Background: The RNA shown here (c-di-GMP-I riboswitch aptamer) has 74 nucleotides and comes from Desulfocapsa sp. The coordinates come from a structure-prediction model, not an experiment, and the mean pLDDT is 85. The source organism's lineage runs through Bacteria, Pseudomonadati, Desulfobulbia, Desulfocapsaceae and Desulfocapsa.

[in-house]
RNA sequence: AACAGACAAAGCCAAACCUGUUGAGAAGCAGGGACGGAAAGCCACGGGUCUAAACAGAUAGCCGGGUUCCCAAA
Numbered sequence: 001a002a003c004a005g006a007c008a009a010a011g012c013c014a015a016a017c018c019u020g021u022u023g024a025g026a027a028g029c030a031g032g033g034a035c036g037g038a039a040a041g042c043c044a045c046g047g048g049u050c051u052a053a054a055c056a057g058a059u060a061g062c063c064g065g066g067u068u069c070c071c072a073a074a
Base pairs, nucleotide, nucleotide: 005071012037013036017032018031019030020029021028022027035061041067042066043065045064046063047062048059049058050057051056
């Protein structure tokens, strides 16, 4: 350093639901809230699912892939 990931430490993210708001919608954003997460950080490239049914959009916390990152045991 890499693979790997703990009866470790410091922290981190945040489901459902509620309130406000944006959107045709799926859904997104903000606040509250924690089901869970070792990449539940980022990317829509491939597949899936959802919206739309014209263009297109959403989902990275569906799977795969790419890329970045904290800690330091076995």